Predicted 3D model of a 72-nucleotide RNA (transfer RNA) from Diplonema papillatum. The RNAcentral record of the sequence draws on ENA. Its Rfam family is "tRNA". It is annotated as a transfer RNA. Model confidence (mean pLDDT): 83 of 100.

RNA sequence: GGCGGCUUAGCUCAGUGGUAGAGCAUUGGUCUUGUAAACCAAGGGUCGAGAGUUCGAUCCUCUCAGGCGCCU
Numbered sequence: 001g002g003c004g005g006c007u008u009a010g011c012u013c014a015g016u017g018g019u020a021g022a023g024c025a026u027u028g029g030u031c032u033u034g035u036a037a038a039c040c041a042a043g044g045g046u047c048g049a050g051a052g053u054u055c056g057a058u059c060c061u062c063u064c065a066g067g068c069g070c071c072u
Base pairs, nucleotide, nucleotide: 001071002070003069004068006066007065010024011023012022013021018055026042027041028040029039030038048064049063050062051061052060
């Protein structure tokens, strides 16, 4: 330098155009002599940035950034 795929909650990841979710973690409660476990509930997101298409974009298109792999 070229090609490919990745970026969504604190972490790991779903979500292929119509109000953003799960598990773990965190907080509170129930239970326990107490702790842990278990169960119930809650908080936490400008969906990497900017533009375009569309009535409507996490999703489609383009550019950029970050990091990964392959080739040279």